Predicted 3D model of a 463-nucleotide part of an RNA (small-subunit ribosomal RNA, 3' major domain) from a metagenome.
Context: one part of a larger RNA
RNA sequence: UGACGGGGACCCGCACAAGCGGUGGAUGAUGUGGUUUAAUUCGAAGGUACGCGAAGAACCUUACCAAGGCUUGACAUCCCAGGAAUCCGCUGGAAACAGUGGAGUGCCUUCGGGAGCCUGGUGACAGGUGCUGCAUGGCCGUCGUCAGCUCGUGUCGUGAGAUGUUGGGUUAAGUCCCGCAACGAGCGCAACCCUUAUCGUUUGUUGAAUUUUUCAAACGAGACUGCCCGGGCCAACCGGGAGGAAGGUGGGGAUGACGUCAGGUCAGCAUGGCCCUUACGCCUUGGGCUACACACGUCAUACAAUGGCCGGUACAACGCGUUGCCAACCCGCGAGGGGGAGCUAAUCGCACCAAAACCGGUCCCAGUUCGGAUUGGAGGCUGCAACUCGCCUCCAUGAAGCCGGAAUCGCUAGUAAACGUGGGUCAGCAUACCACGUUGAAUACGUUCCCGGGUCUUGUACA
Repeated sequence: UGACGGGGACCCGCACAAGCGGUGGAUGAUGUGGUUUAAUUCGAAGGUACGCGAAGAACCUUACCAAGGCUUGACAUCCCAGGAAUCCGCUGGAAACAGUGGAGUGCCUUCGGGAGCCUGGUGACAGGUGCUGCAUGGCCGUCGUCAGCUCGUGUCGUGAGAUGUUGGGUUAAGUCCCGCAACGAGCGCAACCCUUAUCGUUUGUUGAAUUUUUCAAACGAGACUGCCCGGGCCAACCGGGAGGAAGGUGGGGAUGACGUCAGGUCAGCAUGGCCCUUACGCCUUGGGCUACACACGUCAUACAAUGGCCGGUACAACGCGUUGCCAACCCGCGAGGGGGAGCUAAUCGCACCAAAACCGGUCCCAGUUCGGAUUGGAGGCUGCAACUCGCCUCCAUGAAGCCGGAAUCGCUAGUAAACGUGGGUCAGCAUACCACGUUGAAUACGUUCCCGGGUCUUGUACA
């Protein structure tokens, strides 16, 4: 000087408390451990791994396993020889591949050849998701959006170093004020950026039947403790009030200092070193990543009457669409099929009433008209192909489950909770993820305690 303390003082944070809803019990989905397996590819491991990489494993992906094949190679550059490229068959085969037949002759040209592509050969080389994230770059997580981390000059100290940055107030903040051997400065904080809430002006296409207006776009205004009262040191600032759509950083986002964890990633990419080179490379078919006594994490659905079912009826927003979204109409109980209008989309479509909500009816507390797992049957769709191993529909079947031990998680307002909708990935496949709106609470006395953090101080046999 730091770090640490079951030392002290002060202060924060859904940290506790006060509340609301969950998890831990059930069934299922998904990830992981374990076990199994020819293989169940690899990575991630307290917080900071476990619906994580994966924004979507039937083949492909795919890195794993088995079998069948290739050896200048699936891909790049160079050299030599031949042939245009290309297209269509036949045989063997699971395919890769091997063998074989036919069609076909292009562009430029100084007529030597050249460009481009294909086949064969030769070696330089290719190739490796092989190892090392403790050799690395880049990127990311985390402490933490915590308020800190430093420098120049000066001063003090033999020196390490101190001072500044401590002190008195104050703030979300090393924010600001006052004081002070310090005076200044930098990276952070804040502001500048995006979005949302109000208004004005302009422009209205495709948006409303017309106009005020709703709506859309662009530009601008508006909030600054500006005004008043009180407190405070005549300060910073704090409490209250007025006006205002909005009030004291209005709400949300983007933005992450010096550094820490030899944190994570050599499998996204790049890259040093090491290793493989008729194989640790490459191609193909099939299988596996989907196994299942079990254990854990994260979720979905429930256990019902503020509920289930039936009928009626109302109100969104964000988005997406031309190898696409798909209307009307017809067929089917339905998934879906036929059909073909419109739309490169403020025009048309996804998208009918979005669902919960509301109105009427029914059920009458029961393992039930709760719950929907599981299984049987019949179908639909995508796709060469749904056996291993997809999704959906209908009929039947109806399991566990009557609110969950110790323990534990989230959330302070348009939030929690509840309800549906859209998107990416994607041929198909969503209980996951990312976004959108609808309905819309309860509680916070307070900081003693638990956890994490900041400042000052104290002890130390630790560095």